Two RNAs folded together computationally: RNase P RNA and transfer RNA, 477 nucleotides in total. Model confidence (mean pLDDT): 76 of 100.

RNA sequence: AAAGCGGACUAAACGAUCGCUGGAUUGAACUUGUUGAUCCGGAGGAAAGUCCGAACGCCACAGGGCAGGGUGCUCCAUAACGUGGAGUCGCGGUAACGUGAAGGAAAGUGCAACAGAAAGUAUACCGCCCUGCAAUGGGUUCUGAAUUUCAGAAAUCACUGCAGGGUAAGGGUGAAACGGUGUGGUAAGAGCGCACCAGUUCCUCGGGUGACCGGGGAAGCUUUGUAAACCCCACCCGGCGCAAGACCAAAUAGAGGAGUGCUUGAGGAUGGCCCGUCCGAGCUCCAGGGUUGGUUGCAAGAGGUGCUUGGCAACAAGCAUCCUUAGAUGAAUGAUCGUUACCCGUUUACGGGGCAACCUGAAACGGGAACAGGAUUCGGCUUACGGGCCGCUUUGGCC
RNA sequence: GUCCCCAUCGUCUAGCCCGGCCAAGGACACCGGCCUUUCACGUCGGCAACACCGGUUCGAAUCCGGUUGGGGACGCCA
Numbered sequence: 001a002a003a004g005c006g007g008a009c010u011a012a013a014c015g016a017u018c019g020c021u022g023g024a025u026u027g028a029a030c031u032u033g034u035u036g037a038u039c040c041g042g043a044g045g046a047a048a049g050u051c052c053g054a055a056c057g058c059c060a061c062a063g064g065g066c067a068g069g070g071u072g073c074u075c076c077a078u079a080a081c082g083u084g085g086a087g088u089c090g091c092g093g094u095a096a097c098g099u100g101a102a103g104g105a106a107a108g109u110g111c112a113a114c115a116g117a118a119a120g121u122a123u124a125c126c127g128c129c130c131u132g133c134a135a136u137g138g139g140u141u142c143u144g145a146a147u148u149u150c151a152g153a154a155a156u157c158a159c160u161g162c163a164g165g166g167u168a169a170g171g172g173u174g175a176a177a178c179g180g181u182g183u184g185g186u187a188a189g190a191g192c193g194c195a196c197c198a199g200u201u202c203c204u205c206g207g208g209u210g211a212c213c214g215g216g217g218a219a220g221c222u223u224u225g226u227a228a229a230c231c232c233c234a235c236c237c238g239g240c241g242c243a244a245g246a247c248c249a250a251a252u253a254g255a256g257g258a259g260u261g262c263u264u265g266a267g268g269a270u271g272g273c274c275c276g277u278c279c280g281a282g283c284u285c286c287a288g289g290g291u292u293g294g295u296u297g298c299a300a301g302a303g304g305u306g307c308u309u310g311g312c313a314a315c316a317a318g319c320a321u322c323c324u325u326a327g328a329u330g331a332a333u334g335a336u337c338g339u340u341a342c343c344c345g346u347u348u349a350c351g352g353g354g355c356a357a358c359c360u361g362a363a364a365c366g367g368g369a370a371c372a373g374g375a376u377u378c379g380g381c382u383u384a385c386g387g388g389c390c391g392c393u394u395u396g397g398c399c
Numbered sequence: 400g401u402c403c404c405c406a407u408c409g410u411c412u413a414g415c416c417c418g419g420c421c422a423a424g425g426a427c428a429c430c431g432g433c434c435u436u437u438c439a440c441g442u443c444g445g446c447a448a449c450a451c452c453g454g455u456u457c458g459a460a461u462c463c464g465g466u467u468g469g470g471g472a473c474g475c476c477a
Base pairs, nucleotide, nucleotide: 001395002394003393004392005391006390007389009387010386012340013339014338015337016336017335018334020042021041022040023039024038025037026036027035028034044371048382049381051380052379053378054377055376056241057240058239059238063275064274065273066272068237069236070235071234072233073087074086075085076084077083088102089100090099091098092097103232104231108230109229110226111225112224125171126170127167128166129165130164131163132162133161134160136158137157138156140154141153142152143151144150145149179197180196181195182194183193184192198222199221200219201218202217203216204215205214206213207212245296246295247294248293256286257285258284259283260282267279268278269277289476290475303322304321305320306319307318308317309316310315342368343367344366345365346364347363351360352359353358400473401472402471403470404469405468406467409427410426411425412424419457429445430444431443432442433441450466451465452464453463454462
């Protein structure tokens, strides 16, 4: 200098004026609600999204099965978790470090567009090779005619075409083409054989609680990708949520019409379905009616802080100490002015640093101050966002 | 407050479950040509969209996660 991590903090303060809201005390008019005074209290790190997990409550303190949903390397932590800690392996980075929905594709099924011969089972477009036939050409040998030469036959070579077969080493296609290199081998080739390398499976030794790591040996075993496709495996999940639920008050028409059921039992107990259990004479629809108030649940808790001990850590145990207490419901916590502090920009004195350009910078002027707000409560995650502070680590350069 | 659902041309929609033929189809609207003396009708052509950001995959409108926006249901008595 560049970069990578971690930690704790703040979310303005004070004053003045005008307000909002809960509680306590107290005054007033006057009536069960309003108003005044004094004192005390009054949003967040995310209160948010409602994405997970719980507490709590009700439904039989929830039973059996199916369906459905969730999680997915290991060990630990926790009330619980999809969260956290420490590790393993893969990938990225020179490194610090980051990152991964990371079980199974050798249980089965599906899919892989276009291109390509062929997309997982095999296949043959070009190319390479073998065999057969046909045609053309070259030389060689033989026979006949004969002036250089011509004609015919034989085997052979080259090339072309057709037919049959072998071949995945080479070309080309694609996101992906059935281990790689070398050598032997072969008509040409190929794990077809061999050596080395990579992987897989099995056996075995050592280390680790474990994921896994390291060593040795055997087998040519080479088995594409996709499960945020169906699915398989392991584990977990009953449903609904404070508009849960409990109590008080108010209200009225348990009335009308249609359908259906009354023990051979509709329907209900919210379960998505079936079974089981319990209740059971009503239930559903149409068109209407009434009340739409209050109390509680509801604020001290898986609480905070400090120390000690155990643990790498998350965390746990013990002791001490603190109350840090919002509980509103047409839903409060605000507005204006001044001063100070903070941040940014511009200008610049004295001073400091530098060879220099320049950097720093009191002060002045101007501007800025984010994201966002409780609604039963906790533990997490994710997302949004202003500001400065501290610590550790890595790489490079210079002294 | 609690729970649930949706988002594709200017408008209404198909495709999404089960990814490729999607360079996303159709209707109405709009624009241009033809037809007509002109307008309308008709006919031919054109313009125009997967809410946004990541991930899985060779490949995403479609599958998964997050964000944004919109919509719906839910009191008590009889």